[in-house]
Context: one part of a larger RNA
RNA sequence: UGACGGGGGCCCGCACAAGCGGUGGAGUAUGUGGUUUAAUUCGAUGCAACGCGAAAAACCUUACCUGGGCUUGACAUGAACCGGAAGGGUGGCAGAGAUGUCCCCGCUCGCAAGAGUCGGUUCACAGGUGCUGCAUGGCUGUCGUCAGCUCGUGUCGUGAGAUGUUGGGUUAAGUCCCGCAACGAGCGCAACCCCUGUCUUUAGUUGCCAGCAUUUAGUUGGGCACUCUAGAGAGACUGCCGACGUUAAGUCGGAGGAAGGUGGGGAUGACGUCAAGUCCUCAUGGCCCUUAUGUCCAGGGCUACACACGUACUACAAUGGUAACUACAAAGGGUAGCCAAGCAGCAAUGUGGAGCUAAUCCCAAAAAAGUUAUCUAAGUUCAGAUUGUAGUCUGCAACUCGACUACAUGAAGGCGGAAUCGCUAGUAAUCGCGGAUCAGCAUGCCGCGGUGAAUACGUUCCCGGGCCUUGUACA
Numbered sequence: 001u002g003a004c005g006g007g008g009g010c011c012c013g014c015a016c017a018a019g020c021g022g023u024g025g026a027g028u029a030u031g032u033g034g035u036u037u038a039a040u041u042c043g044a045u046g047c048a049a050c051g052c053g054a055a056a057a058a059c060c061u062u063a064c065c066u067g068g069g070c071u072u073g074a075c076a077u078g079a080a081c082c083g084g085a086a087g088g089g090u091g092g093c094a095g096a097g098a099u100g101u102c103c104c105c106g107c108u109c110g111c112a113a114g115a116g117u118c119g120g121u122u123c124a125c126a127g128g129u130g131c132u133g134c135a136u137g138g139c140u141g142u143c144g145u146c147a148g149c150u151c152g153u154g155u156c157g158u159g160a161g162a163u164g165u166u167g168g169g170u171u172a173a174g175u176c177c178c179g180c181a182a183c184g185a186g187c188g189c190a191a192c193c194c195c196u197g198u199c200u201u202u203a204g205u206u207g208c209c210a211g212c213a214u215u216u217a218g219u220u221g222g223g224c225a226c227u228c229u230a231g232a233g234a235g236a237c238u239g240c241c242g243a244c245g246u247u248a249a250g251u252c253g254g255a256g257g258a259a260g261g262u263g264g265g266g267a268u269g270a271c272g273u274c275a276a277g278u279c280c281u282c283a284u285g286g287c288c289c290u291u292a293u294g295u296c297c298a299g300g301g302c303u304a305c306a307c308a309c310g311u312a313c314u315a316c317a318a319u320g321g322u323a324a325c326u327a328c329a330a331a332g333g334g335u336a337g338c339c340a341a342g343c344a345g346c347a348a349u350g351u352g353g354a355g356c357u358a359a360u361c362c363c364a365a366a367a368a369a370g371u372u373a374u375c376u377a378a379g380u381u382c383a384g385a386u387u388g389u390a391g392u393c394u395g396c397a398a399c400u401c402g403a404c405u406a407c408a409u410g411a412a413g414g415c416g417g418a419a420u421c422g423c424u425a426g427u428a429a430u431c432g433c434g435g436a437u438c439a440g441c442a443u444g445c446c447g448c449g450g451u452g453a454a455u456a457c458g459u460u461c462c463c464g465g466g467c468c469u470u471g472u473a474c475a
Stems, first nucleotide, its partner, number of pairs: 001475002003472003007469007015459002019423005026314008034305002042053002064300007073125001077124008087105003091102004108115002127289002130287003136283002138278003141274001143272001148187006154163003167178003193266004198234007207224003212221002237260001240254005316416001320375006332363003337356002342351003382413001387408007429451007
């Protein structure tokens, strides 16, 4: 100087408390451990691994296993020699295929030398998701959006170092003020950026419709006021008033205002810590393989199952289930696509073909809510696992191993032990909608809106963190 303390002081955080809803019990989905296996590819492992890499494992992917092939190679560059254009075939035969073999079509430029291109042989080499993340770059997680981390000059100290950065106030903040052997400065904080909340203005189609006509319908005429869209501006600064405060920084209350003291949300992550994670994104040193640890193919596996754990979904019901009727979104996606009306089917879906490269057309029905009827406390008209049968769709192909539909079947489950998680407002809870990936496959992920709470006395305690101080046989 740090680190640590079941030392002290001050302060903060959904850290506790106050509340609301869960997890832990059930079934299923999914990940992991373990076990099994020819293989169940590899990595991630307290917080910070475990719906994680994977924004899609039937083949492919695929790295694993079994078997069958190839060896200048599936891919790149160059050289030598030989030969031929390249190439194409729903062609034949063998084969699981890769591939082999035969057949057919085709025949570059140049007079030539040769050039480009393809095949074969040979040589340099290719190739490796092989090892080392404890050799590395890059990227990322975490402490933590915590308020800290440092430097120059000066001063003090023999020195390591100290001071500044401590102290008194204050703040979300090393934020600002005052004081002070310090005076300044840098990286962080804040602001500048984006979205959202109010108004003005510009613009008016594909959007909108107040008044006037018109229509089944903003459909048409007309209009751009309103809504909206998307560009430009205004607006909030403790600016004003009062109180408190050191005449300060600021705090509390008030006015006006759409918004008030950082308005709400996002992006933004200092010096560093964990030899944290990643050699399987990529790059890369070293090591290793080179008729194989490379490469091609078929099939299988990654989907196994006594069990254990994590994360979710669905429930256990009446604030509910069922049936019918009937409203109100936002944000997205669409031409190898989205697919309307109509028709067929109980349905999945099929048929059909209009429109749309989209504020125009389509996906598209929002759902919870509301109204009416019914069920009456029951393992039920709750719950839907499991299984049988029959189908639909995608795809070369749904046996291992897809999703969906109909009928039948109708398991556990009556609110969950110890323990434990999230959340402070348009939040929790609850309800549906969209997108990426994608042929097909979503209870996951990323977004969107609808309905919409309760509670916070307080900081003694648990956890994490910041500043000062003290002890230490630790560095």
Small-subunit ribosomal RNA, 3' major domain from a Deltaproteobacteria bacterium, 475 nucleotides, folded computationally. It matches the Rfam family "Bacterial small subunit ribosomal RNA". The coordinates come from a structure-prediction model, not an experiment, and the mean pLDDT is 84.